Predicted 3D model of a 106-nucleotide RNA (SAM riboswitch aptamer (S box leader)) from Flagellimonas flava. Lineage of the source: Bacteria > Pseudomonadati > Bacteroidota > Flavobacteriales > Flagellimonas.
RNA sequence: UAGUUAUCAAGAAAGGUGGAGGGAAUAGACCCUAUGAAGCCUUAGCAACCCUCGGCUCUGAUUCGAGAAGGUGCUAAAUUCUAUCCCAUUGUGGAAUAGAUAACAA
Numbered sequence: 001u002a003g004u005u006a007u008c009a010a011g012a013a014a015g016g017u018g019g020a021g022g023g024a025a026u027a028g029a030c031c032c033u034a035u036g037a038a039g040c041c042u043u044a045g046c047a048a049c050c051c052u053c054g055g056c057u058c059u060g061a062u063u064c065g066a067g068a069a070g071g072u073g074c075u076a077a078a079u080u081c082u083a084u085c086c087c088a089u090u091g092u093g094g095a096a097u098a099g100a101u102a103a104c105a106a
Base pairs, nucleotide, nucleotide: 001106003104004103005102006101007100008099013043014042015041016040017039021032022031023030026083027082028081029080044075045074046073049071050070051067052066053065054064055063057060079098084095085094086093087091
């Protein structure tokens, strides 16, 4: 980098550094930001994909419960919202596309 599968309305921030942008990309809306953006560092936390233990079981996967040492990830707002299709008749509707994360495999 492209692929497969799963998940994405829950949850969880302080300090230092930095110095003007940020919320993936395009367009629009909206929002955050000198009461200090992005990035980087430290510490803390959240979650439970991988993982550990136990139950069930067709012993192989699935599933249920518990845990959190380790590998990732994450810690404003639904993946901030809309964009294409369908339904509805105007919505926390369904699907697709795109994206993010994990595991696997090339």
RNAcentral holds the sequence, with entries from Ribocentre. Of the family's consensus pairs, 97% are formed in the model.